RNA sequence: CCGUGCUAGGUGGGGAAUUAGCGGUGCCCUGCACCCGCAAUCCGCUCUAGCGGGGCUGAACUCCCAUCCGAGGGGUGAGGUCUUCGGGGUCAGUACGCCGCCCUGAGGCGUCGACGGCCGGGUCCCGUGCGGUGAGCGCUCGCGAAUCAGGUCAGAUCCGGGAGGAAGCAGCCUUAAGCGAAAUCGCUCAUGCGCCACGGACUCGCCUGGCCUGAGCCAAGGGACGACGGGCACGCCCGAGGACCCUCCUCGACGGUGGGUGCACGG
Numbered sequence: 001c002c003g004u005g006c007u008a009g010g011u012g013g014g015g016a017a018u019u020a021g022c023g024g025u026g027c028c029c030u031g032c033a034c035c036c037g038c039a040a041u042c043c044g045c046u047c048u049a050g051c052g053g054g055g056c057u058g059a060a061c062u063c064c065c066a067u068c069c070g071a072g073g074g075g076u077g078a079g080g081u082c083u084u085c086g087g088g089g090u091c092a093g094u095a096c097g098c099c100g101c102c103c104u105g106a107g108g109c110g111u112c113g114a115c116g117g118c119c120g121g122g123u124c125c126c127g128u129g130c131g132g133u134g135a136g137c138g139c140u141c142g143c144g145a146a147u148c149a150g151g152u153c154a155g156a157u158c159c160g161g162g163a164g165g166a167a168g169c170a171g172c173c174u175u176a177a178g179c180g181a182a183a184u185c186g187c188u189c190a191u192g193c194g195c196c197a198c199g200g201a202c203u204c205g206c207c208u209g210g211c212c213u214g215a216g217c218c219a220a221g222g223g224a225c226g227a228c229g230g231g232c233a234c235g236c237c238c239g240a241g242g243a244c245c246c247u248c249c250u251c252g253a254c255g256g257u258g259g260g261u262g263c264a265c266g267g
Stems, first nucleotide, its partner, number of pairs: 001267006009057003012030004020046005034054005063260006072251004077246001079245010091235001093234002096229002099226002102223003107218003116212008125200005130194002132191007140181004149174004157166003
């Protein structure tokens, strides 16, 4: 060095969870990897390993160690993006309201005269008058006093010798206060009244008439900017979660590289 037969080993590994801890079943990753029995209200173990039984392979592509890579898992974070819920109204960006300015401008008015200028009138205010309306009073009419109102006063009464006189009830006629009626008329007062009159005040604006001038004027809507406002729909702020990405830590499959590992017999 070659051949034959064996043996240790291998016949999957890993992550999370569970557990005092480990392995397995179950979940996930890797990727292809013997069979049977057991097992989540679990099964088997006790220090590095599933337990029991049966096969295959076997000292190397295959076993062991180190290292590289790094699928995937776990942790961490005042990280990033998105998202759900609760709260706030200090911020005031979007949105909203209001105002200003600029641009644009549907449409309309205008040589039958725009804008502008001048003069006048009105609109607003004050006073007075007139009228209207209302109230009161007067005027007018009616009623209206047992007695304490008037006139006339029968009867009766009183004075007187008489003539005569006096007071005076009822009745009749009036009238006062008062009550009532109803128009007109007169006076006084009031006035949320008036296409009314006069005077004053004001004349910024608006409406309107005339004159001058001679070509512009108004404007819904839209846009940009600025100031202010309230409010909480969004943004924003506070709090609690979720998904993905990222930083760091950790475990780490598959794979790559390097190294290591027997026994017996024969040639």
A computed fold for a 267-nucleotide RNA from a Thermoleophilaceae bacterium, annotated as Bacterial large signal recognition particle RNA.
NCBI's taxonomy places the organism under Bacteria, Bacillati, Thermoleophilia, Thermoleophilales, Thermoleophilaceae.
Model confidence (mean pLDDT): 76 of 100.
Rfam family: Bacterial large signal recognition particle RNA. Rfam classes the family as a non-coding RNA gene. From the family's description: The signal recognition particle (SRP) is a universally conserved ribonucleoprotein involved in the co-translational targeting of proteins to membranes.
Of the family's consensus pairs, 90% are formed in the model.